Predicted 3D model of a 72-nucleotide RNA (transfer RNA) from Acanthopleuribacter pedis.
Its Rfam family is "tRNA". The family's RNA type in Rfam is transfer RNA.
The coordinates come from a structure-prediction model, not an experiment, and the mean pLDDT is 81.
The RNAcentral record of the sequence draws on ENA and Rfam.
RNA sequence: GAGGGUGUAGCUCAGUGGUAGAGCUCCGGAUUGUGGCUCCGGCGGUCGUGGGUUCAAACCCCAUCACUCUCC
Numbered sequence: 001g002a003g004g005g006u007g008u009a010g011c012u013c014a015g016u017g018g019u020a021g022a023g024c025u026c027c028g029g030a031u032u033g034u035g036g037c038u039c040c041g042g043c044g045g046u047c048g049u050g051g052g053u054u055c056a057a058a059c060c061c062c063a064u065c066a067c068u069c070u071c072c
Stems, first nucleotide, its partner, number of pairs: 001071007010024004018055001026042005048064005
């Protein structure tokens, strides 16, 4: 230099155009002599960034950034 992949909660990841979710973590409660396990509830998100398409975009298109793979 050329072509791909990934980017979503603190962490690991779902989510292929119509209200952003799960598990773990954290907080509160139940249970327990205490703790753990278990159960119930809760907090937490500019969906990497900036544009475009659309009535409507995490999702489609373009550019860009970070990480990563292959080739040169």